About this RNA: RNAcentral holds the sequence, with entries from ENA. Transfer RNA from an Acidobacteriota bacterium, 74 nucleotides, folded computationally. The organism belongs to Acidobacteriota, within Bacteria.

RNA sequence: UCAUCAGUAGCUCAGCGGCAAAGAGCAACGGGCUCAUAACCCGUCAGUCGCAGGUUCGAAUCCUGCCUGAUGCA
Numbered sequence: 001u002c003a004u005c006a007g008u009a010g011c012u013c014a015g016c017g018g019c020a021a022a023g024a025g026c027a028a029c030g031g032g033c034u035c036a037u038a039a040c041c042c043g044u045c046a047g048u049c050g051c052a053g054g055u056u057c058g059a060a061u062c063c064u065g066c067c068u069g070a071u072g073c074a
Stems, first nucleotide, its partner, number of pairs: 002072006010026004018057001028044005050066005
C1' cells in the first nucleotide's frame, strides 16, 4: 500500500429493512432466602448500535467516505 473480517450495555455476544418501545448472559446495585456467606429467586441500572453522509414510507441491518482493531499478501 492492497484485500478480507470486525466495531451494538462496564465485559462477552445475538439481532442481516418494519414484529409498540434495541435483547441475552456475566458484572454492578437493591430486596428476598440464611445465624451468616456463597448458591438460588425477584427487581433495577446501563446503549447518540464507531463517526459523517446517502437510499427508503421506514436503517443496528443496504450504499459511500472516514476512524480504530484483527488477519493475510507484498